[in-house]
RNA sequence: AUCGUAUCGCAAAGAGAGCAUUCACGCAGCGCGUGAAUCACCGAAGGGGCAAGCCGUCGUUAAGUGCGGUGAAACUCUCAGGUCAAGAGGAUUUGCGAUGACAU
Numbered sequence: 001a002u003c004g005u006a007u008c009g010c011a012a013a014g015a016g017a018g019c020a021u022u023c024a025c026g027c028a029g030c031g032c033g034u035g036a037a038u039c040a041c042c043g044a045a046g047g048g049g050c051a052a053g054c055c056g057u058c059g060u061u062a063a064g065u066g067c068g069g070u071g072a073a074a075c076u077c078u079c080a081g082g083u084c085a086a087g088a089g090g091a092u093u094u095g096c097g098a099u100g101a102c103a104u
Stems, first nucleotide, its partner, number of pairs: 001104002004102002006099008018039001020038008040083003046079001047077003053070005058064001
């Protein structure tokens, strides 16, 4: 210095699943909101788990279905989070910038 990686900011797009039940409180009205409890669900904040391969080790002349480590996801788990609409959140994608940690 930066057209790379990564992180951050702004903008746009962005799914799934309960108008659940009971109690209490508030608003002042048979609805809404909050909290607690109970069950039922979702996976795309975050988080956890695993294959092949590789490494080590044990064994064999050589041959393993052994043991340990490492090891990815949009797979999987559902801890967390979420489940009318709205709002918020939201992996990911695109665009515009920033940083200069890694890389050049």
Predicted 3D model of a 104-nucleotide RNA (Glycine riboswitch aptamer) from an uncultured Anaerolineae bacterium. It matches the Rfam family "Glycine riboswitch aptamer". Its family is annotated with glycine biosynthetic process in the Gene Ontology. Of the family's consensus pairs, 91% are formed in the model.